[in-house]
């Protein structure tokens, strides 16, 4: 410095259950598996979803939610090869 076939010391944890905040989207604690080579951070761009308002029936705004929905910045295990 370039790769992620295999592989997992260690590492996070979909769904789903309990508990607990929130109007909600979810968010936090415990369990957990189905998966993850950034499933590490970052709402900066796209997308989705929630309330609210206006519009008049399908759009606009505005405020919030997801990072385990994709791209972009930043940081880093471990293996392999130079």
């Nucleotide at each position: 410095u370039a790769a992620g076939a295999g592989a997992a010391a260690g590492c996070c944890u979909c769904a789903c259950c309990c508990g607990u905040u929130g109007u909600a989207a979810a968010g936090c604690g415990g369990g957990g598996c189905c998966g993850g080579a950034a499933a590490g951070u970052u709402a900066c761009g796209g997308a989705u979803c929630u309330u609210u308002a206006a519009u008049a029936u399908u759009u606009u705004a505005a405020a919030g939610a997801u990072g385990g929905c994709c791209g972009g910045a930043c940081u880093a295990c471990c293996u392999u090869a130079a």

This is a predicted structure of an 82-nucleotide RNA (c-di-GMP-I-GGC riboswitch aptamer) from a Gammaproteobacteria bacterium.